[in-house]
A computed fold for a 474-nucleotide part of an RNA from an Ignavibacteria bacterium, annotated as small-subunit ribosomal RNA, 3' major domain.
The organism belongs to Ignavibacteria, within Bacteria.
Context: one part of a larger RNA
RNA sequence: UGACGGGGGCCCGCACAAGCGGUGGAGCAUGUGGUUUAAUUCGAGGCUACGCGAAGAACCUUACCUGGGCUUGAACUGCUAGUGGUACGACCCUGAAAGGGGAAGGACCCGCAAGGGAGCUAGCGGAGGUGCUGCAUGGCUGUCGUCAGCUCGUGCCGUGAGGUGUUGGGUUAAGUCCCGCAACGAGCGCAACCCUUACCCUUAGUUGCCAUCAGGUUAAGCUGGGCACUCUAAGGGGACUGCCUACGCAAGUAGUGAGGAAGGUGGGGAUGAUGUCAAGUCAUCAUGGUCCUUACGUCCAGGGCUACACACGUGCUACAAUGAAUGGUACAAUGGGCAAAACCGCGAGGUGGAGGCAAUCCCAAAAGCCAUUCUCAGUACGGAUUGGAGUCUGCAACUCGACUCCAUGAAGCUGGAAUCGCUAGUAAUCGCAGAUCAGCAUGCUGCGGUGAAUACGUUCCCGGGCCUUGUACA
Numbered sequence: 001u002g003a004c005g006g007g008g009g010c011c012c013g014c015a016c017a018a019g020c021g022g023u024g025g026a027g028c029a030u031g032u033g034g035u036u037u038a039a040u041u042c043g044a045g046g047c048u049a050c051g052c053g054a055a056g057a058a059c060c061u062u063a064c065c066u067g068g069g070c071u072u073g074a075a076c077u078g079c080u081a082g083u084g085g086u087a088c089g090a091c092c093c094u095g096a097a098a099g100g101g102g103a104a105g106g107a108c109c110c111g112c113a114a115g116g117g118a119g120c121u122a123g124c125g126g127a128g129g130u131g132c133u134g135c136a137u138g139g140c141u142g143u144c145g146u147c148a149g150c151u152c153g154u155g156c157c158g159u160g161a162g163g164u165g166u167u168g169g170g171u172u173a174a175g176u177c178c179c180g181c182a183a184c185g186a187g188c189g190c191a192a193c194c195c196u197u198a199c200c201c202u203u204a205g206u207u208g209c210c211a212u213c214a215g216g217u218u219a220a221g222c223u224g225g226g227c228a229c230u231c232u233a234a235g236g237g238g239a240c241u242g243c244c245u246a247c248g249c250a251a252g253u254a255g256u257g258a259g260g261a262a263g264g265u266g267g268g269g270a271u272g273a274u275g276u277c278a279a280g281u282c283a284u285c286a287u288g289g290u291c292c293u294u295a296c297g298u299c300c301a302g303g304g305c306u307a308c309a310c311a312c313g314u315g316c317u318a319c320a321a322u323g324a325a326u327g328g329u330a331c332a333a334u335g336g337g338c339a340a341a342a343c344c345g346c347g348a349g350g351u352g353g354a355g356g357c358a359a360u361c362c363c364a365a366a367a368g369c370c371a372u373u374c375u376c377a378g379u380a381c382g383g384a385u386u387g388g389a390g391u392c393u394g395c396a397a398c399u400c401g402a403c404u405c406c407a408u409g410a411a412g413c414u415g416g417a418a419u420c421g422c423u424a425g426u427a428a429u430c431g432c433a434g435a436u437c438a439g440c441a442u443g444c445u446g447c448g449g450u451g452a453a454u455a456c457g458u459u460c461c462c463g464g465g466c467c468u469u470g471u472a473c474a
Base pairs, nucleotide, nucleotide: 001474002473003471004470005469007468008467009466010465011464012463013462015458016457019422020421021420022419023418026317027316028315029314030313031312032311033310034308035307042053043052064303065302066301067300068299069298070297077125078124079123080122081121082120083119088105091102092101093100094099108117109116110115128292129291131290132289133288137286138285139281140280141279142277144275149188150187151186152185153184154183155164156163157162168179169178170177194269195268196267197266199237200236201235202234203233204232205231208227209226213224214223215222240263243257244255245254246253247252319415323374324373325372326371327370328369329368335363336362337361338355342351343350344349381412386407387406388405389404390403391402392401428450429449430448431447432446433445434444
């Protein structure tokens, strides 16, 4: 100087407390361990691995296994030699394919020609490796932590390591600001500048409006017409403790204050200092070293990554009446490029193709509301499992897809010790869209609908910041 303390002081955080909903019990989905296996490819391992890399393993992917092939090779490059019936090659044989064997036909560019190029064959140097080392590395990332810290120049103090500044008194979300001070300044962080959301104005009107006028319909902005309003998308305004009162030297704090759409960082996002964990990644990529070179390279078929006594994590669906079922009826936003009406089918779906190159057309809501049935039961709850019949995608659904219908109807009656999330348009609950994608979503990323309870407080648990103290630790 740090680090540590079941030392002290001050202060924060869904850290506890106060609440609401879960997980841990059940079934299933998914990841992991273990076991098994010819292979169950590899990586990730407390928090910070485990619905993680994977935003989509039937083939492909694919790196694994078995079997069958190739050896200048699937792709790239340099050199040497050869090669017009050459390159290419319908077709035939063999084969699971890859590959191997044969074969009708049969070229291109430059150049008058010789010859050269391209292609092919042979050979050589090189290729290739998702082989190893993340403890040789770059780059990227997680984490402490969006915590308020981390430093420098000059000066001063100290033999020196180093200190001071950065400590102190207040204050703040903040090393934020004020005051003081052997310090005076400065940098990286904080804040602001950026995006979005909440209000208003201007500009603009193939969305919106009967607001206004006219026409018209069973109905409908449907039509003429119009940009008023809503909206859309470009520009601007607006919030700064600016004003008032109280306290205070100041910074600032408090107020059912005023005004205001919004009030003290308005809400959300992007943004992650010096560093820590030899943290993660050689399998995104790049790369040193090392290893393989008729194989650890490469092509193909089939299998595996989907196994299953079991253990754990993350989820979905439930155990029901604040519910389930049936009928009727209403209201979104983000997005995508798709597909409407009509007809057929109980349904998945099929036929069909209007419209749409999209604020114009399509995908397209559910909880809710109204009415009825059920009456507390392993049930008209729950839907696993299994049998049968189908639909769709796709060369192909056996291993191993999703969905539909009929039948079947398991466990489960609120879950031990323990443990997680959340402070407001949040939790809870309800559906919708998208990426990936031929097909496949309970995952992920977004979107809107309905919409709570509680916070006395900081003694305690966990993590963190500042000061101080002890130490046989560095």
The coordinates come from a structure-prediction model, not an experiment, and the mean pLDDT is 84.